[in-house]
Context: one part of a larger RNA
RNA sequence: AGCCAACGGUGGAUGCCUUGGCGCCAGAUGCCGAUGAAGGACGUGGGUGGCUGCGAAAAGCCACGGGGAGCUGCCGACCAAGCUUUGAUCCGUGGAUAUCCCAAUGGGGAAACCCGGCUGGGGUCAUGCCCAGUCACCCCUGCCUGAACACAUAGGGCAGGUGGAGGGAACCGGGGGAACUGAAACAUCUCAGUACCCCGAGGAAUGGAAAGCAACUGCGACUCCCCGAGUAGCGGCGAGCGAAACGGGAAGAGCCCAAACCGUCGUAGUGGUACAGCCUGCCGGCGAUGCUGCGACGGGGUUGUGGGACCCGCCAGAAGGGACGGCAGACCCUUCAGGGAGUUAUCAAGUCAUCGAGGAGUGGAAGCGCUCUGGAAAGGCGCGCCACAGAGGGUAAUGGCCCCGUACACGAACCUUGAAUGACCUCCCGGUGGUGUUCCCAAGUAGUACGGGAUCCGGGAAAGCCCGUACGAAUCUGCGAGGACCACCUCGUAAGGCUAAGUACACGCUGGCGACCGAUAGUGCACGAGUACCGUGAGGGAAAGGUGAAAAGUACCCCGGGAGGGGAGUGAAAUAGAACCUGAAACCGUUGGCUUACAAGCAGUCAGAGCGGAGCUUGCUCCGUGAUGGCGUGCCUUUUGAAGAAUGAGCCGGCGAGUUACCGUUCGUGGCGAGGUUAACCCGAGAGGGGGAGCCGGAGCGAAAGCGAGUCUGAAUGGGGCGUUUAGUCGCGAACGAUAGACCCGAAGCCGAGUGAUCUAUCCAUGGGCAGGCUGAAGCGAGGGUAAGACCUCGUGGAGGGCCGAACCCACCAAGGUUGAAAACUUGGGGGAUGACCUGUGGAUAGGGGUGAAAGGCCAAGCAAACUCGGUGAUAGCUGGUUCUCCCCGAAAUGCAUUUAGGUGCAGCGUCGGGCGUUCAGCAUCGGAGGUAGAGCACUGAAUGGGCUAGGGGGCCUACAAGCUUACUGACCCCAAUCAAACUCCGAAUGCCGAUGCUCCAGAGUCUGGCAGUGAGACCACGAGGGAUGAGCUUCGUUGGUCAAAAGGGAAACAGCCCAGACCGCCAGCUAAGGCCCCAAAUUCUAGGCUAAGUGGAAAACGAUGUGGGAACGCAGAGACAGCCAGGAGGUUGGCUUAGAAGCAGCCACCCUUGAAAGAGUGCGUAAUAGCUCACUGGUCGAGUGAUCCUGCGCCGACAAUGUAACGGGGCUCAAGCACAGUGCCGAAGCUGCGUCAUGCGUAUGCAUGGGUAGGGGAGCGUCGAUCUCUGCAGUGAAGCGACCGGGGAACCGUGUCGUGGAGCGUGGUCGAGUGCGAAUGCCGGUAUGAGUAGCGAACGAGGGGGGAGGAACCCCUCCGCCGAAUGCCCAAGGGUUCCUGGGGAAGGCUCAUCCGCCCAGGGUUAGUCGGGAGCUAAGGCGAGGUCGAAAGACGUAGUCGAUGCACAACAGGUUGAUAUUCCUGUACCACCAUGUGCGCGCCCAACCUAAUGGCGAAGCGAUCGGGGGCUGCCCUUCGGGGCGAACCCGGCCCGUGCGCCGGCAGGUAGCGAUGGGGGGACGCAGGAGGGUAGGUCUACCGGGCGAUGGUUGACCCGGAGCAAGCAUGUAGGGGGACCGGUAGGUAAAUCCGCCGGUCAUCAACCCCGAGAUGUGAUGCCGAACCGCUUCAGGUGAAGUGACUGAUCCCAUGCUGCCGAGAAAAGCCCCUAGCGAGCUCACAUGGUGCCCGUACCCCAAACCGACUCAGGUGGGCACGUAGAGAAUACGAAGGCGAUC
Repeated sequence: AGCCAACGGUGGAUGCCUUGGCGCCAGAUGCCGAUGAAGGACGUGGGUGGCUGCGAAAAGCCACGGGGAGCUGCCGACCAAGCUUUGAUCCGUGGAUAUCCCAAUGGGGAAACCCGGCUGGGGUCAUGCCCAGUCACCCCUGCCUGAACACAUAGGGCAGGUGGAGGGAACCGGGGGAACUGAAACAUCUCAGUACCCCGAGGAAUGGAAAGCAACUGCGACUCCCCGAGUAGCGGCGAGCGAAACGGGAAGAGCCCAAACCGUCGUAGUGGUACAGCCUGCCGGCGAUGCUGCGACGGGGUUGUGGGACCCGCCAGAAGGGACGGCAGACCCUUCAGGGAGUUAUCAAGUCAUCGAGGAGUGGAAGCGCUCUGGAAAGGCGCGCCACAGAGGGUAAUGGCCCCGUACACGAACCUUGAAUGACCUCCCGGUGGUGUUCCCAAGUAGUACGGGAUCCGGGAAAGCCCGUACGAAUCUGCGAGGACCACCUCGUAAGGCUAAGUACACGCUGGCGACCGAUAGUGCACGAGUACCGUGAGGGAAAGGUGAAAAGUACCCCGGGAGGGGAGUGAAAUAGAACCUGAAACCGUUGGCUUACAAGCAGUCAGAGCGGAGCUUGCUCCGUGAUGGCGUGCCUUUUGAAGAAUGAGCCGGCGAGUUACCGUUCGUGGCGAGGUUAACCCGAGAGGGGGAGCCGGAGCGAAAGCGAGUCUGAAUGGGGCGUUUAGUCGCGAACGAUAGACCCGAAGCCGAGUGAUCUAUCCAUGGGCAGGCUGAAGCGAGGGUAAGACCUCGUGGAGGGCCGAACCCACCAAGGUUGAAAACUUGGGGGAUGACCUGUGGAUAGGGGUGAAAGGCCAAGCAAACUCGGUGAUAGCUGGUUCUCCCCGAAAUGCAUUUAGGUGCAGCGUCGGGCGUUCAGCAUCGGAGGUAGAGCACUGAAUGGGCUAGGGGGCCUACAAGCUUACUGACCCCAAUCAAACUCCGAAUGCCGAUGCUCCAGAGUCUGGCAGUGAGACCACGAGGGAUGAGCUUCGUUGGUCAAAAGGGAAACAGCCCAGACCGCCAGCUAAGGCCCCAAAUUCUAGGCUAAGUGGAAAACGAUGUGGGAACGCAGAGACAGCCAGGAGGUUGGCUUAGAAGCAGCCACCCUUGAAAGAGUGCGUAAUAGCUCACUGGUCGAGUGAUCCUGCGCCGACAAUGUAACGGGGCUCAAGCACAGUGCCGAAGCUGCGUCAUGCGUAUGCAUGGGUAGGGGAGCGUCGAUCUCUGCAGUGAAGCGACCGGGGAACCGUGUCGUGGAGCGUGGUCGAGUGCGAAUGCCGGUAUGAGUAGCGAACGAGGGGGGAGGAACCCCUCCGCCGAAUGCCCAAGGGUUCCUGGGGAAGGCUCAUCCGCCCAGGGUUAGUCGGGAGCUAAGGCGAGGUCGAAAGACGUAGUCGAUGCACAACAGGUUGAUAUUCCUGUACCACCAUGUGCGCGCCCAACCUAAUGGCGAAGCGAUCGGGGGCUGCCCUUCGGGGCGAACCCGGCCCGUGCGCCGGCAGGUAGCGAUGGGGGGACGCAGGAGGGUAGGUCUACCGGGCGAUGGUUGACCCGGAGCAAGCAUGUAGGGGGACCGGUAGGUAAAUCCGCCGGUCAUCAACCCCGAGAUGUGAUGCCGAACCGCUUCAGGUGAAGUGACUGAUCCCAUGCUGCCGAGAAAAGCCCCUAGCGAGCUCACAUGGUGCCCGUACCCCAAACCGACUCAGGUGGGCACGUAGAGAAUACGAAGGCGAUC
């Protein structure tokens, strides 16, 4: 370390449970809100964190009613204090109170805050302060007022309004209106008028009483349901979309206006003295009364067999009145009577009573026992009882009779509500007939044209409806409609309005139910959940239940600092102890048994020794382990093919995928059957009954008219097509399909509505920053120079997208870092650093949009189109996954088509059912068609050699013609030899078709219907194409095989090769391929050969005297071959050539002689010769020798990577190699034998079949729930969990046993499903591995002491070290208690911890002057009116907000544990109020002037009226003229205006004083000089010291060597002219400003600004040191001078220069308008002075970065030495030693 067993831990599955959900039904209800809603914030309890309740009257107050003994809500105890029979708590009804925010409404605003006005009240002398009420905007109504412009209107003001505003789950009406998607692409179309946005309404909404349907019959408002009907239709006639009428039901309800006409009133016009009119007649009288237009009101009137008005006629009560008078008549009005109606519409408001219902409640039957069990009885047993009650829940387990309840019966002071009735009340009422052509019957309407929308209708033949633009009727003899249009006929009566019910929905209420869930389920939430947490925001969004019957929650003891544990005790149980029911698995252990240290791997299986144990018992069985051997490459998916080094999974547990609705087809089954069946709806408690509208079938054919067992075509009586001959229909079940998300998960994306510029880009407004050094432009000055210039020199000057270089900004290089310190940094260098610079604060621009010195950059750590939510379950011809079992059969990877090629349709092949019944197949025979293999060259072509030669070319010849020749070319023809997929004079085998016969009875064939899958194939053999007659290449074959989907044997191993097709079992037999020396079953078998190469046991051309066999050819005892000895000669140096050429450079020829033989020479060689050889010959030797061809087996050719490694190994040589012949044997899941099983056939003592992926078919198991049953089991122990045993063909089963557990659970039948997991980089949780590994985040500690259980890290001391333009100190932002004190140590702290920015408790922030508000404005925001816009809303005036700016009054010291410009001390200042004092002005008085009103007078003008007048005007005309009428003239009164006089209330005044006018506030950048101060240094001044060791009383050492605001003075310096007159500009006015003119002045005077200094403040405070003190605590207190240096700070918003020309408003001053009877100013005293912030961190451990993070973060202060410096180095004050 492995296996096993036992016992634990961890963990939280399973079972059981349920307080919570989900769904449905019924009832009731259905709006709330300015009388302040919905929703919140903050408070509220004696002690109070959360929830609940409530609101400063605050877990409550008052009244009425109920109720009747306890109560002060819940988590959640406890303490304290109370209430209650004089009725508490509690419940119901009504009322009171009800902070602040929010429509939010006095104004503002960053919601829950800030700031006001007015009235009244409180308080004060008064201001401040407090309380109550009130004050928004818009609309409507009324009144008042009132422009341009007379009336008027607009506008303004006031009053009134139970008017509006905002909210609400779904439902409803309307205005706008997508896209994904589908169409296998896409544009019309679809999705869809959906999503979404917006407006509006209500408890419902809409619609609604026919200008309707229909069809020659009729219906009679609307809405909703069924049906019609997936019909008619629409439609790239694609995908798809899709009515209506009729019929059946629910409900049921109808009305009012406009107009004609009459009257009254108003208004305008007209009329004019009687003619119209005043109801009629007569008389009289009146007469602005009449008529016309318009408006208002009243009456009238409301219809389509047209209606009404007007007119005429008839009928019908009483009283009163009547608008000119009298009489008579008629008419009208009012009231009553009579009649009718009524509270949801109708014309219109209600009230009360009775009755009922709801909102608290009340009564409500009946059981006991037991020595049964148990902790407990409700269980068991026994004997009873009630029941209009046996629903349900609780009680220690399962209860009709224990408790609450249940059936049933009762009940309301008050409030709400309903129906009916009644009463009161209210409202309505003439009726009827007739005549006619007199009037009315809804106008920018109908209609038409054009452009659109909606409807089933997509522009179509397109009616009807609605909208926009333009034109534009009629009034009943009219008008509209009936799907273009016309005629006829029919229907209706538009252009006004209201209308219940039936219908939709369910946020909330009440009650009930569930073949719904039961904590990974059910809501996201059973629990302090829309919480924690994440995000700037919109938005996103969890986890988390269980002790026990009862806390009886462990007193006490022990160990321990604690945590925790051991005893004891409680309890039925404590492995029920709060991390608590049960308590699985992964995972982690402890103990014991066996095994393992020479042994290689899917880890098992078969065989099996040993060891340990048990039983029974003496030899067997069983359990655990497993030395050794045989065989053996996981699972899933995807694939031609996976152990694959192709995918997926760390492991375990739970969750996790073909469902449902409707329609269709088929099968099964059931009912009825030429019929079958109802739908909505109605009745009923239900079961059920009714309901026949409708649907399917019963007849078809045709395009249709139509005809009909036929019909269509057609001339046809012909033929042909489709029919006629076989029953359907309605349920239920199953399979499949269509439509829906449709098996589950998965995009990138598209569209809509919103949220984001705290990051970043650009811009706007307002502020801030840039040490120091260098250079030296223009200009200016001086000198030179010139006619004058130019120009030169010097100086001055201080420019510059100038130079160097810190802060600051950037990010070029390198290294590091890369699971970082850091999701972009560090270190060392680098670039810019007065500029197009950097930066703070506030603001603007928003997604097809912004912004962009432009990189497609940036827009909150992802941008070629942000983010969030929604459409949405988008779509995905793609990938992955898809869960129990058994039985039968069993494919395909092909054809055709395809924007098709990895998809799909049809066919092919599978399966299941039905029909046919040998039709199939094989063989034989016979008969056919055919053009392949082969062959051939006759055709078509290709192609070689020769012959012959036409023709052509060359040469010769040639005057021409002709000819000759040719090693050129070359047709035809001939000879020889060839080639062909697209050649064939020929031409098989096989195959194919047909017939007959035989064999065969097979999961054969064929037809039809249901359901598929497949349409990626692979290799081998054969035949072919491509390729290289390459490929483990590619394509084809109606060729075959195997794999795929096939296991077994062989090929070492090896899908496709060889053998062979596995139902199961057997320690039986026979064989196949292949084997038989050992590994390893079977021959070291038989016979004769071959191979020597380990060939066998990889390979070619080529090479070789390897070796065996065969054949034929030479030579050879007349002596071959090889070796050895000898010869190898002469003519001749052949000729030529050549310098030479003699056998041997070359050319020609190649003879002869001798001889045994010898070439005019095979090589070597020479300058050429020579020389050596060879051929050839003789001798010697003595037997074979030489060469060729065919063939068996071998050799060379032969080089690769870890190691032999090319027989599987050992090893093998007359074989264990090779070839041949043979005898045996082995060898498989084949065959046989024996024994079961299943299926099919169908009765046989039987036969056959049973490999299997996709797929088809069949039969079962289990889970959860329902119902009946067993009148089942169960505390004497259910489920679950852990084991064992037993059973079955499998899924599985056991009411078998033991343990655990502690309350439920099963059997059988039927039914219903959220019904079965190993994989989806699945989801959630737990837990491994890596691993005690990486790491512990820039840096110096040491010693001593302290407390403590414990100390490297805490506290104290000493020393040491670090920062020091910071690592110090102070602000702003941001954070939000982190601050201080005491206590703690679980967790957090990268280690420890006694410590902490951690936890607990308590405490802490004090302001007239600091910052903000009560003051102002910028960018920008909002915005009354207004303009624009479908809506939402956008813009914007007046205004109103808005600091980053402007304005504005306090300093020093002290003090706490924690605050201080805030408290205290001292000294100031600002505003306001009151009082007092003082200077002064005014009213009043007098005088003077005078506007208006008033009076008088005169007389002018304008206007008006009347008259005259009459033009060159206009109209008419009989052309004669007439009428109207401006100018002009005259007159009258009124009005307006102007003049004179009188009169004088009043005014002119002090003072205040705008919201108006003016000034001022008020502004850039750069530069340099000056005057100061802060600060620093030194110092003779002060205090202390005088030495552990030689010197040190000294020019020795150490320390110190200060103080504000305010007030007074007004310096350095800077700036400004003063006065008078006029004036038309400054929206009115002005004495102000501006402008014009004048006088004076100009080194000045005067005025303004102005640091600093001095004095005072200060007889004060501070102050080294000393004294005292453990702490608590303080006390005394010297010097405090001068010099030098010196700022980036102040003077200074100054001055100079420059060009880019550099906020606004208020405070403040002046002016007037106006107000005005008392008032200003100064001083003093007293008083008042509100709200918010204030702790602490703030370059960081407290902010932004997920962290106690090497990053980022704006401003102020700025010491010493050296230095130009804020660089740098070292120091001071101060702060740290950085959490291993």